[in-house]
Context: one part of a larger RNA
RNA sequence: UCCGGCGAGUUGUCCUCAGCAGCGCUAGAUUAAGGUGUUCAGCACCGGAGUCGGAGCGAAAGCGAGUCCUAAUUGGGCGUUAAGUUGUUGGGGGCAGACCCGAAACUGAGUGAGCUACCCAUGGCCAGGGUGAAGCAGGUGUAACAGCCUGUGAAGGCCCGAACCAGUGUAGGUUGAAAACUGCUUGGAUGAGCUGUGGGUAGGGGUGAAAGGCCAAUCAAACUCAGAGAUAGCUGGUUCUCCCCGAAAUCGUUUUUGGACGAGCCUUGAAUGGUUAGUCAUGGUGGUAAAGCACUGAUUGGACUAGGGGCCCUACCAGGUUACCGAACCCAGUCAAACUCUGAAUGCCGUGACUCAAAGUUCAGGAGUCAGACAGUGGGGGAUAAGCUUCAUUGUCGAAAGGGAAACAGCCCAGAUCGCCGGCUAAGGUCCCAAAAUAAAUGCUAAGUGGUAAAGGUUGUUAGAAUAGCUGGACAGCUAGGAUGUUGGCUUAGAAGCAGCCAUUCAUUUAAAGAGUGCGUAAUAGCUCACUAGCCGAUUGUUCUAGCGCCGAUAAUUCAACGGGGCUUAAGCAUUUUACCGAAGCCGCGAAUUCAUGCCCUCGGGUAUGGAUGGUAGGGGAGCAUUCCGCAGUAGGAUGAAGGUCGAUCGUAAGGACGACUGGACGAGGCGGAAGAGAGUAUGCCGGA
Repeated sequence: UCCGGCGAGUUGUCCUCAGCAGCGCUAGAUUAAGGUGUUCAGCACCGGAGUCGGAGCGAAAGCGAGUCCUAAUUGGGCGUUAAGUUGUUGGGGGCAGACCCGAAACUGAGUGAGCUACCCAUGGCCAGGGUGAAGCAGGUGUAACAGCCUGUGAAGGCCCGAACCAGUGUAGGUUGAAAACUGCUUGGAUGAGCUGUGGGUAGGGGUGAAAGGCCAAUCAAACUCAGAGAUAGCUGGUUCUCCCCGAAAUCGUUUUUGGACGAGCCUUGAAUGGUUAGUCAUGGUGGUAAAGCACUGAUUGGACUAGGGGCCCUACCAGGUUACCGAACCCAGUCAAACUCUGAAUGCCGUGACUCAAAGUUCAGGAGUCAGACAGUGGGGGAUAAGCUUCAUUGUCGAAAGGGAAACAGCCCAGAUCGCCGGCUAAGGUCCCAAAAUAAAUGCUAAGUGGUAAAGGUUGUUAGAAUAGCUGGACAGCUAGGAUGUUGGCUUAGAAGCAGCCAUUCAUUUAAAGAGUGCGUAAUAGCUCACUAGCCGAUUGUUCUAGCGCCGAUAAUUCAACGGGGCUUAAGCAUUUUACCGAAGCCGCGAAUUCAUGCCCUCGGGUAUGGAUGGUAGGGGAGCAUUCCGCAGUAGGAUGAAGGUCGAUCGUAAGGACGACUGGACGAGGCGGAAGAGAGUAUGCCGGA
């Protein structure tokens, strides 16, 4: 891992609701224990104790169809005006282990120191080598000591190093040779040493040179059994089928936030009967969006001015002055969630009509839900960040399959009862992959823009508007001129159009030419411009608006930011048009279930028309199969039961037949009854492979 078997809402009792007995009995209903009889786990009959009902109200005395509150109620609360009761089945609840498995723990009684910790008693063990303390002896030395030298001597938690004990580093081992080892290496090795045997200390206790270590491979409280099915607001699991309806992830409270209780939303039954919803009309409601500045505040400029500051004057009072500040008022211009002189749309409430049956309300039984997600819109928080967070509102997902968006719960289209090798459409598409236009018309784009992105930039291109010049010749280009007084004056070393300053920057000759636009020189010179003529012959300049482009544009392994191929008067973009494709949508044909209405009816049902039939939690309904019991010693069965294997059979499903083979003795179907009543998941349990 697979296969087979086992494996989870049960039982007792009380309460409650529904069905049934029930056309029972009935203002009553019913017996319990027990007893008697009997055909004896049964049944029949006794048994009225008790229980429920028949009257309530009040704390009670008490009163009573009333009563309580009160001194008293015109009042108010609870009653009166609706029949119960017993049994049984089912739904739900309480108490019990209460659907099953699962703790870590707690308590009690015991078992453990043959492992290990420490202790007690009594034994054992430590190759070899080194060092050479004290003391002593001799010598030397001293006044005497001291000291020194040489021997002797043998000390030591001394040194080196086997046994022995330990376990430092490293490599291996890591489903190991081993549930702690092996190799090499290393520490101690006469000591607080190692070790044998016997004995002692026991679980909130021991022992501990202390690590929460050790106390039998177990220790922040051992192990065994018991309380015990501890408890588990937690996790997992919870077994056949079909049909109908179908949620919630919100509010309030909560030692409460992953749990509850009440409400909301779902379901079933009964009652009610036009109450619900939508649209239109109409009457109300309100202070949002917008707007505004009349209030409250904020705010820019100007005008004016009280007051203040500076300066002057001054003994004081006062006065003068001011390119300073400046309340209020005035003019113009602005802002506001906690501003409003105003003020929508939508919403909400009422009334009427219409549409329709889709709905509402009340009572009663049963729930689940209380972690929501994203998207659009309006807000708060955040950074007008987040696949962020928190409200409101709508949608989808959740619990929704199908088509589109390459792929893609939450986006777009659309809600799957079943069958069909029929048709029409939606979103989205129609060159090929790949179903359908290489469709039509008019433009635009040249960037592969399309097929990522901003401020900003753009003499890319298209369309439009305004304005100015120009056949009296514009714009650009080419040819020629661009002069004279004069080197204007001043300044200056110089200043000559061109360092700087000044100037009614004037005048002359002219077709035209500045007391000079730029380059240049030390200053001149030189080049050039303005300006003019000629050549040329029709458009040129400026500003603005709009469309599509371009730059801005940098990411890590080629293309890789159209799904791909590939696409350029398009297969891109804009506007318009006609076709077609395209879904489980709609239509067609057939079938099933169910609801409503009508008709028929043997009251079981049948039939016609119309509607409905996605679905998690969950509610409701109808069935299938298994084991056993009754009818029942059934039918059947060695001419082969149950069980098994296989098969082209029937039923909407669970499932049911039939046949062959196997098997070798039991055993359907029907009508009822009762359950140890359905397996794929629980790291389930047992067995096998």